[in-house]
Bacterial RNase P class A from a Gammaproteobacteria bacterium, 350 nucleotides, folded computationally. Its mean pLDDT, the model's own confidence on a scale to 100, is 76. The source organism's lineage runs through Bacteria, Pseudomonadati, Pseudomonadota and Gammaproteobacteria. Rfam family: Bacterial RNase P class A. Gene Ontology terms of the family: ribonuclease P activity, tRNA processing and dimeric ribonuclease P complex. It is recorded under the gene name rnpB.
């Protein structure tokens, strides 16, 4: 210098004027008031995909069903998140990616091609040692043997080599791989160029059913709580009564109709929930880290048809994605441009 990798941060700046909306103070004529002060969108406010707080409902315990998660350890209020580690894959590398438990519990599936796709199989090929037949005595055929080589496939029943054989084959052996048991190291996942045994004990697929382990009650701020008209119902007490109507006659009785008072629920409307919080920043400290602890300091939107905007001036690299509605922790997705730190590879110069 050029290519990259990882982490963190910013997201037009400044000034003036005019607005909008909460909060506080003051004043007044006491309300749709005025003045002053101070606050007023994001890194994703988004998708609503996980987890939790909060609220109401349900609930003895356990099981079934259903859903989710899935290497190990740790962090956390919790998680499907994060950190560290293990294993596998990719990259020269910094680094990146992985639903990464179980296939010698059971069931299913494995297109096309191919002889054969799981109780293996024989298209081409290799072999005729034994047996039988023929023979010109060289062989040929039958019965058979084999799976080394070719071919198909994503995948063909360990690999390489030597021996062996008629040709072959874990048939035998060495090394590698694999399985089982043990040992060592590690909290563990797991690792081992440690030991022994076994010729191999038999493919893939569980984001197929399934099995195993662990987790999970439902609904959501239009949750929910409080105050509370008008009108129309409801409940109770009293009054008026010798009343009207109904129980097909009459009496009693009961119901209902009138007036007054009291009580209660709901609706309109209002208030709360509402933002001080698993909070931000700084320092110290424990930890590889996620994170924890201590001290100090700060208050940082809270509306309810829904505010956060407009104009002007100066400057620049000319401004992307995008707008809170109960709150918080994550993940994911969108994003013009820019800044900082650490690291890798290549080339050149010293």
């Nucleotide at each position: 210098a050029g290519a990259g990798c990882c982490g963190g941060c910013c997201g037009g700046a400044c000034a003036g004027c005019c607005g909008c909306u909460g909060c506080g103070a003051u004043c007044c004529u006491g309300g749709c008031g005025a003045u002053c002060g101070g606050g007023g969108a994001g890194g994703a406010a988004a998708g609503u995909c996980c987890g939790g707080g909060c609220u109401c409902c349900a609930c003895a315990g356990g099981g079934c069903a259903g859903g989710g998660u899935g290497c190990c350890a740790g962090g956390u209020a919790a998680c499907g998140c994060c950190u560290g580690g293990g294993g596998g894959g990719c990259g020269c590398g910094a680094g990146c990616c992985c639903a990464c438990g179980g296939a010698a519990a059971g069931u299913g599936c494995c297109a096309c091609a191919g002889a054969a796709a799981a109780c293996a199989g024989a298209c081409c090929g290799c072999c005729c040692a034994a047996g039988c037949a023929c023979c010109a005595c060289g062989g040929u055929g039958c019965c058979g043997g084999c799976a080394a080589g070719g071919g198909u496939g994503a995948a063909a029943a360990g690999g390489u080599g030597c021996g062996g054989u008629a040709a072959g084959a874990g048939c035998g052996c060495a090394c590698c791989g694999c399985g089982c048991g043990g040992g060592u190291g590690g909290u563990a996942a797991c690792a081992c160029g440690c030991c022994g045994c076994g010729g191999c004990a038999c493919g893939g697929u569980a984001a197929a059913c399934c099995c195993c382990a662990c987790c999970c009650g439902g609904a959501g701020c239009a949750a929910g709580a409080c105050c509370a008209a008008a009108u129309a119902g409801g409940g109770g007490a009293g009054c008026a009564c010798u009343g009207g109507c109904g129980c097909g006659g009459c009496c009693c009785g009961c119901g209902u109709c009138g007036c007054u008072c009291c009580c209660g629920g709901g609706u309109a409307g209002g208030u709360c929930g509402c933002u001080c919080g698993a909070g931000g920043c700084g320092c110290a400290u424990g930890g590889u880290g996620a994170c924890g602890u201590g001290c100090g300091u700060c208050c940082c939107a809270g509306a309810g048809g829904a505010a956060u905007g407009g104009c002007u001036g100066u400057c620049c690299a000319c401004g992307a994605c995008a707008g809170a509605a109960c709150c918080c922790g994550g993940c994911u997705u969108a994003c013009a441009g820019g800044c900082c730190g650490g690291c890798u590879c290549u080339c050149g110069c010293u």